The RNA shown here (transfer RNA) has 73 nucleotides and comes from a Betaproteobacteria bacterium.

């Protein structure tokens, strides 16, 4: 130093022919229980790593950066 993959919610990941951002975990709140646990209902939570440009609209698409992986010299 060059190529590639990655970066979304408290974790762990979806979502990519650009068109109101999702799942399960984990909390919270009822239910059920003699009580915890489990179950089952409902709910809360997000500057999409950051900057900038492209559009009527960017999580997506350009570029520039920061980190985090592997590869290669």
């Nucleotide at each position: 130093g060059c190529c590639g993959g990655g970066u979304u919610a408290g974790c762990u990941c979806a979502g990519c022919g650009g068109g109101u951002a999702g799942a399960g975990c984990a909390g919270c709140u009822g239910a059920u229980u003699u009580g915890u646990a489990a179950u089952c209902a409902g709910u809360u939570g997000g500057u999409c790593g950051g900057g900038g440009g492209u559009u009527c609209g960017a999580g997506u698409c350009c570029u520039c950066u920061a980190c985090c992986c592997g590869g290669c010299a």